[in-house]
The RNA shown here (transfer RNA) has 71 nucleotides and comes from Candidatus Nomurabacteria bacterium RIFCSPLOWO2_02_FULL_42_17.
The coordinates come from a structure-prediction model, not an experiment, and the mean pLDDT is 80.

RNA sequence: GGGCCUAUAGUUUAGUGGUAAAACACCUCAUUUGCAAUGAGGAAUCGGCAGUUCGAUUCUGCCUAGGUCCA
Numbered sequence: 001g002g003g004c005c006u007a008u009a010g011u012u013u014a015g016u017g018g019u020a021a022a023a024c025a026c027c028u029c030a031u032u033u034g035c036a037a038u039g040a041g042g043a044a045u046c047g048g049c050a051g052u053u054c055g056a057u058u059c060u061g062c063c064u065a066g067g068u069c070c071a
Stems, first nucleotide, its partner, number of pairs: 001070007010024004018054001026042005047063005
């Protein structure tokens, strides 16, 4: 320098065009003398900029970061 792959919540991962989800973690309440465990509820997320589309996490281009292969 070039080819390919990946980027979703604090962490690990689903979701392949129609209001984004689970587990753990976090917060509140109940239970307890207290802690833990358990039960109920809640907050929190699509790497960035454009394009296509009535509608984009999803499709396309570029950029950024990581991984891999070739030179």
Rfam family: tRNA.